[in-house]
Context: one part of a larger RNA
RNA sequence: UGACGGGGACCCGCACAAGCAGCGGAGCAUGUGGUUUAAUUCGAAGCAACGCGAAGAACCUUACCAGGGCUUGACAUCCCUCUGAUCGGUUGGAUAAAACCGACCUUCUCUUCGGAGCAGAGGUGACAGGUGGUGCAUGGUUGUCGUCAGCUCGUGUCGUGAGAUGUUGGGUUAAGUCCCGCAACGAGCGCAACCCUUGCCUUUAGUUGCCAUCAGGUUAUGCUGGGCACUCUAGAGGGACUGCCGGGGACAACUCGGAGGAAGGUGGGGAUGACGUCAAAUCAUCAUGCCCCUUAUGACCUGGGCUACACACGUGCUACAAUGGUGAGAACAAAGUGAAGCGAAGGGGCGACCCGGAGCCAACCACAAAAAUCUCAUCCCAGUUCGGAUUGUAGUCUGCAACUCGACUGCAUGAAGCUGGAAUCGCUAGUAAUCGUGAAUCAGAAUGUCACGGUGAAUACGUUCCCGGGUCUUGCACA
Repeated sequence: UGACGGGGACCCGCACAAGCAGCGGAGCAUGUGGUUUAAUUCGAAGCAACGCGAAGAACCUUACCAGGGCUUGACAUCCCUCUGAUCGGUUGGAUAAAACCGACCUUCUCUUCGGAGCAGAGGUGACAGGUGGUGCAUGGUUGUCGUCAGCUCGUGUCGUGAGAUGUUGGGUUAAGUCCCGCAACGAGCGCAACCCUUGCCUUUAGUUGCCAUCAGGUUAUGCUGGGCACUCUAGAGGGACUGCCGGGGACAACUCGGAGGAAGGUGGGGAUGACGUCAAAUCAUCAUGCCCCUUAUGACCUGGGCUACACACGUGCUACAAUGGUGAGAACAAAGUGAAGCGAAGGGGCGACCCGGAGCCAACCACAAAAAUCUCAUCCCAGUUCGGAUUGUAGUCUGCAACUCGACUGCAUGAAGCUGGAAUCGCUAGUAAUCGUGAAUCAGAAUGUCACGGUGAAUACGUUCCCGGGUCUUGCACA
């Protein structure tokens, strides 16, 4: 000087408390451990691994296993020889199947006619190749403490020195934020602001958006003429600064109350992550040192596996019902996506879906029905008209192909479950809870992820205690 203390003082945070809804019990989904297996590829490991890498394992992916075949190789450059192709189409053999080995048809450009370019085949070796090892050799990237308020430097001064001072103190703040004081005076990285979004107004613009006034038309609809007022869209501006008033305070910083205002003291949300810590994570995104393999630890194919199942844990979904289930009818979003695409109307099917093909490269058309909600009816507290697992059967769709191993639909079946022990998680407002919608990935395959809106609470006395953090101080058997 730090680190640490079941030392002290002060302060903060959904940290506790006050509340709301959960998890832990059930069934299922998903990840992990374990076990099993020919293989169940690999990585991630307290918080900060476990719906994580994976924004999507039937083949492919795929790295794993079994079997079959290849050896300058699936991919790149160079050298030599030969050919004129490559691509495309037809077809034979072998095989469980493919990889593999052939056959036939078609088929280059320029030229000084020497050749050159391009492409293919064969050969030789240089080499290729490796998701093989080491994240404790590394770069890059990331997590975490933590959006916590800290971390430092120059000169000066003090100290023999390590170092100190500044950065401590009195106030104050979300903040090392600001004010005052002070052997310090200044400065840098952080804080804040500048950026995006949302909330109010003005203005510009008016189609694909809108419809107040005027006219026409319809069973009906901005449907048509017309208009850009309004909504909206998307550009440019304004607006909030403790600016104004009062109280407190050192006449300061600031704080409390008020006015006006769409908004008030950082208005709400986001992006933004200082010096560093954890030899934290990643050699399997990529790059890369060294080591290792080279007829195999490379590369190809078929099939299997990653989907196993006595069990244990994490994260979720659905429920256990009447604030509910079912049936009928009526209403109101936002944000997205669409050409190898979205696919309307109409028709068929109980349905998944099929036929159909209008319109749309989309403020134009489509996906598209929002759902919870409201109204009416029914069920009458029951393992039920709750709950839907499991199983049987018949189908639909995608795809070369749904046996291992897809999703969805109809009929039948109708399990556990009556609110969950110890323990434990999230959340302070348009939040929690609840209700649907969309997208990425994607042929198909979400209860996951990311986004969007609808309805919309309760509680916070307070800081004694638990956890984490900051500042000062003290002790110290630690560095």

This is a predicted structure of a 479-nucleotide part of an RNA (small-subunit ribosomal RNA, 3' major domain) from an uncultured bacterium. Model confidence (mean pLDDT): 83 of 100. It matches the Rfam family "Bacterial small subunit ribosomal RNA". The RNAcentral record of the full RNA draws on ENA, Greengenes and SILVA.